[in-house]
């Protein structure tokens, strides 16, 4: 110096001047605090906080999450650790349980695609055929047959090399690799290591149904909540069903539900006691009409900063300290200065450093001045913890390989 | 602000246990007519919004982004 890999932070500063929102004070003139963001964004998680629903567990449906331990209000999230794969290395990615519980699927090519399969191809050992024959056998072809090494197809053909073996072959036999199962030993666990068995028999998709654990009621500040102001306090149509009281039952305490009596009632129908049917509520849907208003919830919270302990670390105790936007036609900004970054054009220094040669001039960069021009992505809406996407430019620390130097 | 749901030829829509992606209509050429519509053949045209992932193989399944469209306020 070259390449490269991992954390972290900035994202313009300072002053006047004008102005905006909001709070507190006020002598009603105004002062004075404080005002976006690392993602406030996408709304992909998980909570708090409010209402609805449900008696609580529980169990089904749907839906979501998957290596192991930790952390943590909670997480599909972070930290540590394991395992597979790349990469020389620093490091990097993983939706990383199960495919001997089942069920589908594996298109086209191909002989043969899931208790496979024989197109080319190897082989004649065995049986059967021809020949010849010293009758012991030899030779030839390849009809029955063996075989799966090698060709070829596919994403994928039922373990790789290599010797031995054989007619030819084949875990047929052995060695190593690579796989499955088990004893011990480390480890909390995933799992690692040893030693033995098994010649290897059932390949790939579960971000395909589905199996195993584990989680989870729904909706969302336009949730809720109290005034207010207008309307026709109105209509249709479903379910439940008249109100108050006491007794019983329903797994138990509430709470609701049914059952059954007493008393109080409108109305319609049949001749009056009396039978039978509606109902006044109440909940859902539609239709029609009014309003586009004020408070609240609302901003002090799993809060931010120091330090100091524990823990590798996510994080987590303690102590001190501090208050840090609350709008809704939706504030948070403009203008001038000067300084900092960045890109352009000029201008001179007896700057520096490199280059040409006619040797004191050229000329390129880099310090200095001076002019113009630029500075991403974005932008709070009840509030936190995460992801995830988008960022002009710049800094800062750790680390690996590779050259030259010492 | 919160909560759904789409994106496939110019255009309007199909496309399901993942396996070469189709209909109409509109274009092109050619018949046919004097000619023009209509009618008949006949041909062209897509990286299925976009990146990335699973998979042997995505228009389908998974996730990011981007663009579109629709609800949802109160009171009685």
């Nucleotide at each position: 110096c070259c390449a490269g890999g991992g954390g972290g932070c900035c994202g313009g500063g300072c002053a006047g001047c004008c102005g905006c929102g909001u709070g507190a004070c006020u002598u009603c003139g105004g002062u004075c605090g404080c005002g976006a963001g690392g993602a406030a964004a996408g709304u992909c998680c998980g909570g708090g906080c409010u209402c609805c629903a449900c008696g609580a567990g529980a169990c089904a449906a749907g839906g979501g999450u998957g290596g192991c331990g930790g952390g943590u209000a909670a997480c599909g999230c972070c930290c540590g650790c394991c395992g597979u794969g790349g990469g020389c290395a620093a490091c990097c990615a993983c939706a990383g349980g199960g495919a001997a519980a089942g069920u589908g699927c594996c298109a086209c090519a191909g002989a043969g695609a899931g208790c496979a399969u024989a197109c080319c191809g190897c082989c004649g050992a065995u049986g059967g055929c021809u020949u010849c024959u010293u009758c012991g056998g030899a030779a030839g072809a390849u009809c029955a047959g063996g075989c799966a090494a090698g060709g070829g197809u596919g994403a994928a053909a039922g373990g790789g090399u290599g010797c031995g073996g054989u007619a030819a072959g084949a875990g047929c036999g052995c060695a190593c690799c690579g796989g499955g199962g088990u004893u011990c030993u480390g480890g909390u666990a995933a799992c690692a290591g040893c030693g033995c068995c098994c010649g290897c028999a059932u390949g790939g998709c579960a971000a395909a149904c589905c199996c195993c654990a584990c989680c989870c009621g729904g909706a969302g500040c336009a949730a809720g909540g109290c005034c207010g102001a207008a309307u026709a306090g109105g209509g249709g149509c479903g379910g439940c069903g008249u109100g108050u009281c006491c007794c019983g039952g329903a797994c138990u305490u509430g709470a609701u539900c049914c059952g059954g009596g007493a008393c109080a009632g409108g109305g319609g129908u049949g001749u009056u006691u009396c039978u039978c049917c509606c109902c006044a509520g109440u909940c859902g849907c539609c239709c029609g009409g009014g309003u586009u208003g004020g408070c609240u919830g609302c901003u002090c919270g799993a809060g931010c900063c120091a330090u100091g302990g524990a823990g590798c670390a996510a994080u987590c105790c303690a102590u001190g300290g501090c208050c840090c936007a609350g709008a809704c036609g939706a504030a948070u900004g403009g203008c001038u200065g000067c300084c900092g970054c960045c890109g352009c054009g000029c201008g001179g220094c007896u700057g520096g450093u490199g280059u040409g040669c006619a040797a004191g001039c050229a000329u390129a960069c880099c310090g200095c001045g001076u002019g113009c021009g630029g500075a991403a992505c974005a932008g709070a809406a009840c509030c936190c913890g995460g992801c995830u996407u988008a960022c002009a430019g710049g800094c800062c620390c750790c680390c690996u390989g590779g050259c030259a130097u010492u | 602000g919160c909560c759904g749901g789409c994106u496939u030829a110019g255009c309007u829509c199909a496309g399901u246990u993942g396996g070469u992606a189709g209909a109409g209509c509109a274009g092109u050429u050619g018949a046919u007519u004097u000619g023009u519509a209509a009618u008949c053949a006949u041909c062209a045209g897509g990286c299925c919004a976009g990146g990335g992932g699973u998979u042997c193989g995505a228009a389908u399944c998974c996730u990011c982004u981007a663009g579109c469209c629709g609800g949802c306020a109160c009171c009685a």
Model confidence (mean pLDDT): 77 of 100. Predicted 3D model of RNase P RNA and transfer RNA as a complex of 482 nucleotides. It holds a member of the Rfam family "Bacterial RNase P class A". About the family: Ribonuclease P (RNase P) is a ubiquitous endoribonuclease, found in archaea, bacteria and eukarya as well as chloroplasts and mitochondria. By type it is a ribozyme.